Context: one part of a larger RNA
């Protein structure tokens, strides 16, 4: 100087407390451990691994296993030599394919001479050979880059000066204050940098500009959809601007920083949310995104193919979904979103089918058309507390769709079957407001989909916070230390 303390003081955080809803029990989904296996590819492992890499494992992917095949190679560059029906290649034969044979047909580019063709030379391609390619082989403890974490915590440093023999200190401590090393005051310090804040995006209010494909009003076409016409700019859309700064008032305070209350205001003291992550820590993670040193491999640890596996199953754990019902289940009717996606695509009306879906073909390169029905909610009816008109696992049968192909191993529909489950031990998680809870909608990936995941969107919409003694994590000062 740090680190640590079941030392002290001050302070903060859904850290506790106060509340609301869960997990831990059940079934299923998914990840992991373990076990099994020819293989169940690899990585991630307290917090900071475990719906994680994977934002799509039937083939492919695929890195694993079995079998079959290739050896200058699936891919790049160069060198030497070679061959002329050369490169390529239908058909045929063997084969599961890859591949190996045989082979009709049959090229391209530049130059030369030239009207063209043939010819000649060279190139490309091919063959042989040599350099080399290749490796998701090893090392993340050789690395770059990127990322997690402490932590959006308020800290981490430097120059000069001063103090100290020195390590170092001071500044950065102190008194206040703040979300903040934020600001004020004081002070052997005076300044400065990286962080904080602001600048950025979005949302909430207003104005200007603009008015189609959006919106409003009126009229016409039987007109309900819809179309057309006329007028308009409330909403909306999207570009620019305004607006909030403790600016104003009062009180407290040291006349300061600031705090409390008030006015005005759509919004008030950082208005809400995002992006943004200091010096560093964990030899944290990643050599399987990519790059890369070294090592290893070279008829194989490379490459291709068929099939299998990554989907196994006595068990254990994590994360979720659905429930155990009456604030509910079922049936019928009636409303109200936002944000997205769409041309090898989204797919309307109409018709067929109980349905998944099929037929169909209008419109749309989309503020125009489509996906698209929002659901919870509301109105009416049934159920009457029961393993039930709760719950839906499992299994049987029949179908639909995608795709060469659904056996291993897809999703969906219909009929039947109807399991466990009556609110969950010890323990444990999330959340402070348009939040929790609850309800549906969309997207990426994607032929299809094991999505109940992830990332977004809106609808309905709470309770509670006395307080900081305790638990966890953190900041500052101080104290002890046999630790560095």
């Nucleotide at each position: 100087u740090g680190a640590c303390g079941g030392g002290g003081g001050c302070c903060c955080g859904c850290a506790c407390a106060a509340g609301c809803g869960g997990u831990g029990g059940a079934g299923c989904a998914u990840g992991u451990g373990g076990u099994u296996c020819a293989a169940u590819u690899c990585g991630a492992u307290g917090g900071u691994a475990c719906g994680c890499g994977a934002g799509g494992a039937a083939c492919c992917u695929u890195a694993c296993c079995a079998g079959g095949g290739c050896u200058u190679g699936a891919c790049a560059u160069g060198c030497a030599g070679g061959a002329a029906g050369u490169a390529g290649a239908a058909a045929c034969c063997g084969g599961a394919a890859a591949c190996g044979g045989c082979a009709a047909c049959g090229a391209c580019c530049g130059g030369u001479a030239u009207c063209c063709a043939a010819g000649c030379c060279g190139g490309a391609a091919c063959c042989u050979g040599c350099a080399c390619a290749g490796g998701u082989g090893g090392u993340g403890c050789a690395u770059g880059g990127c990322u997690g974490u402490c932590g959006u915590c308020a800290g981490c440093u430097c120059g000069u000066g001063u103090c100290g023999u020195g390590a170092g200190a001071u500044g950065u401590u102190g008194g206040g204050u703040u979300a903040a090393g934020u600001c004020c005051c004081g002070c052997a310090a005076c300044g400065a940098g990286c962080g904080c804040a602001a600048c950025u995006c979005u949302u909430g209010c207003c104005c200007u500009u603009a008015g189609u494909u959006a919106c409003c009003a009126g009229a016409a076409g039987a007109c309900a959809a819809c179309u057309u016409c006329u007028g308009g700019c409330u909403c909306c859309u999207a570009a620019g601007g305004g607006g909030a700064c403790u600016g104003c008032c009062g009180c407290a305070g040291a006349u300061g920083a600031u705090g409390c209350g008030g006015a005005g205001g759509a919004a008030g003291g950082u208005g809400g949310g995002g992006a943004c992550g200091a010096c560093g820590u964990c030899a944290a993670g990643u050599c399987c995104g990519c790059a890369u040193g070294c090592c290893c491999u070279u008829u194989a640890u490379g490459c291709c193919c068929u099939g299998g596996g990554c989907u196994a199953c006595a068990c254990a754990c994590g994360u979720g979904c659905u429930a155990c019902a009456a604030u509910g289940g079922c049936c019928a009717g009636u409303a109200c979103a936002a944000a997205g996606g769409g041309u090898u695509g989204c797919c309307a009306a109409a018709c067929c089918g109980u349905a998944a879906g099929g037929u169909g073909g209008a419109g749309c390169u989309a503020a125009u058309c489509c996906c698209a029905a929002a659901a919870a909610a509301c109105u009416g009816g049934c159920c009457c507390c029961a393993g039930u008109u709760c719950a839906g696992a499992u299994c049987g049968g029949g179908g639909u769709c995608u795709g060469a192909a659904a056996c291993c191993c897809g999703a969906c529909c219909c009929c039947g079957u109807g399991a466990a489950g009556c609110c969950g031990g010890a323990a444990u998680c999330g959340c402070u407001a348009g939040u929790a809870a609850u309800c549906g909608c969309g997207g990426a990936u994607c032929a299809g989909c094991c999505a109940c995941g992830c990332c977004g969107c809106g609808g309905u919409g709470a309770a509670u916070a006395c307080g900081u003694u305790c638990u966890c994590g953190g900041g500052c000062c101080u104290u002890g230390u046999a630790c560095a």

Small-subunit ribosomal RNA, 3' major domain from a Candidatus Omnitrophota bacterium, 484 nucleotides, folded computationally. NCBI's taxonomy places the organism under Bacteria, Pseudomonadati, Candidatus Omnitrophota. The coordinates come from a structure-prediction model, not an experiment, and the mean pLDDT is 84. It matches the Rfam family "Bacterial small subunit ribosomal RNA". Gene Ontology terms of the family: ribosome and structural constituent of ribosome.